[in-house]
Molecule: nadA riboswitch
Organism: Acidobacteriaceae bacterium
RNA sequence: GGCUGCAACAACCCCGUGGAUGGUCUUUUUCUGGUUUUGGACGAGAUCUGGGUCAGGAAGAGGCGCAUUCACUGCAGCC
Numbered sequence: 001g002g003c004u005g006c007a008a009c010a011a012c013c014c015c016g017u018g019g020a021u022g023g024u025c026u027u028u029u030u031c032u033g034g035u036u037u038u039g040g041a042c043g044a045g046a047u048c049u050g051g052g053u054c055a056g057g058a059a060g061a062g063g064c065g066c067a068u069u070c071a072c073u074g075c076a077g078c079c
Base pairs, nucleotide, nucleotide: 001079002078003077004076005075006074007073013065016072017071018070019069020068021067022066023064024063025062026061027060028059029058030057031056032055033054034053035052036051037050039049040048041047
């Protein structure tokens, strides 16, 4: 140096380090639609609008004892 198998080291056990992609959870903003309202506009209705709530889309932030992958550290063995 190459190859193979691994994580001893760890504040029970598990967990070597970093990155990428995916998954998943939380959250922020925004858009669309549904629904609701003894909010407002209006004499009333229609309509418009504010609020609550539900579903979905987009973008951002954070988390993970999840998966795949790349590089590296260390341990054992072989060449």